[in-house]
RNA sequence: GAUGAACGGGCAAACUCUCCGAAAGGGGAGGACGCAAAGCCACGGGCCUACGGUGUUACACUACGGCAGCCGGGUUGCCAAGC
Numbered sequence: 001g002a003u004g005a006a007c008g009g010g011c012a013a014a015c016u017c018u019c020c021g022a023a024a025g026g027g028g029a030g031g032a033c034g035c036a037a038a039g040c041c042a043c044g045g046g047c048c049u050a051c052g053g054u055g056u057u058a059c060a061c062u063a064c065g066g067c068a069g070c071c072g073g074g075u076u077g078c079c080a081a082g083c
Base pairs, nucleotide, nucleotide: 001083003080004079010035011034015030016029017028018027019026020025033069039075040074041073043072044071045070046067047066048065052062053061054060055059
């Protein structure tokens, strides 16, 4: 460097309770489906929401709001056999 077999440790999906939020979603507690970056960053793609805004209504559109556990990228990093 590449890789992830072992050890030590780490994180924690669904679901439940609670708080914040218009919602998507997020914080905390419990809980483990999984994860070698499931640490961090919305930069590219994608997806979700639509209080507000636009279109007179129905309804549609819209991110300045989100998702890093959708993919790519950036950045930092623990352990270590074989290569």
A computed fold for an 83-nucleotide RNA from Candidatus Profundicultor aquiphilus, annotated as c-di-GMP-I-GGC riboswitch aptamer. NCBI's taxonomy places the organism under Bacteria, Atribacterota, Atribacteria, Atribacterales, Candidatus Profundicultor. Its Rfam family is "c-di-GMP-I-GGC riboswitch aptamer". A reference for the family is Weinberg et al. (2017), "Bioinformatic analysis of riboswitch structures uncovers variant classes with altered ligand specificity", Proc Natl Acad Sci U S A. Its family is annotated with cyclic-di-GMP binding in the Gene Ontology. Model confidence (mean pLDDT): 90 of 100.